[in-house]
RNA sequence: GCCCGGGUGGCGGAAUUGGUAUACGCGCUAGUCUUAGGAACUAGUGCCAGAAAUGGCUUGCGAGUUCGAGUCUCGCCUCGGGCA
Numbered sequence: 001g002c003c004c005g006g007g008u009g010g011c012g013g014a015a016u017u018g019g020u021a022u023a024c025g026c027g028c029u030a031g032u033c034u035u036a037g038g039a040a041c042u043a044g045u046g047c048c049a050g051a052a053a054u055g056g057c058u059u060g061c062g063a064g065u066u067c068g069a070g071u072c073u074c075g076c077c078u079c080g081g082g083c084a
Stems, first nucleotide, its partner, number of pairs: 001083007010026003019067001027045006046057004060076005
């Protein structure tokens, strides 16, 4: 230099026909249980604003296509692999 694959909540990781982003697990928070802890069970858990209702934002970064983009297209950053 060329080719292929990846980047999504605190972490792992789904969303595979373009149509509710964050399912599921871990972790965390509160509670039950316990002398205390662990385990187990119940509920909650992306971010910001708000008393709440609710609103806004968010898939590495920036553009584009589309009524609609995590998903398609282009450029860039970054990680892994391959070829020379």
Model confidence (mean pLDDT): 81 of 100. Transfer RNA from a Patescibacteria group bacterium, 84 nucleotides, folded computationally. Rfam family: tRNA. The family's RNA type in Rfam is transfer RNA.